A computed fold for a 46-nucleotide RNA from an Acidobacteriota bacterium, annotated as Fluoride riboswitch aptamer (crcB RNA motif). It was read from a public genome assembly, where an Rfam model found it. It matches the Rfam family "Fluoride riboswitch aptamer (crcB RNA motif)". Its family is annotated with positive regulation of gene expression and response to fluoride in the Gene Ontology. The source organism's lineage runs through Bacteria, Pseudomonadati and Acidobacteriota.
RNA sequence: GGCGAUGGAAUCCGCCCGAACCGUCCUUCCGGACUGAUGAUUCCUG
Numbered sequence: 001g002g003c004g005a006u007g008g009a010a011u012c013c014g015c016c017c018g019a020a021c022c023g024u025c026c027u028u029c030c031g032g033a034c035u036g037a038u039g040a041u042u043c044c045u046g
Stems, first nucleotide, its partner, number of pairs: 001016004007044006023034004
C1' cells in the first nucleotide's frame, strides 16, 4: 500500500506483496434459485 461476496463512517482483528479476495444450492455447464449492504462491534443510506 491492497484485501476480507453489493454503498459509506468510526474502532478493532486477520490475510497478502501481485498476491490476498471474489457467498450458498441445483445443473444436461446452457442456465436457474436463495441469503447477506460488517471479517467483528456500532451507526447512516438503500